[in-house]
RNA sequence: UAGUGUAGUGGGUUAGCACGCUCGGCUUACAACCGAGAAAGUCCCGGGUUCGAUCCCCGG
Numbered sequence: 001u002a003g004u005g006u007a008g009u010g011g012g013u014u015a016g017c018a019c020g021c022u023c024g025g026c027u028u029a030c031a032a033c034c035g036a037g038a039a040a041g042u043c044c045c046g047g048g049u050u051c052g053a054u055c056c057c058c059g060g
Stems, first nucleotide, its partner, number of pairs: 003019004012051001021037005044060005
């Protein structure tokens, strides 16, 4: 670090999880439960190192 809370890594595919949200099933209806899905992509901001930075270094 997604709406909220958090994980993560020896630097390298599509960055996970929970809750929440949306849609569907179920129900007379709601909740619960089940199934599916969307949402970050500049991982607080700026700079540096590097072929490559969420990860290392510096400043805020």
Molecule: transfer RNA
Organism: Chionoecetes opilio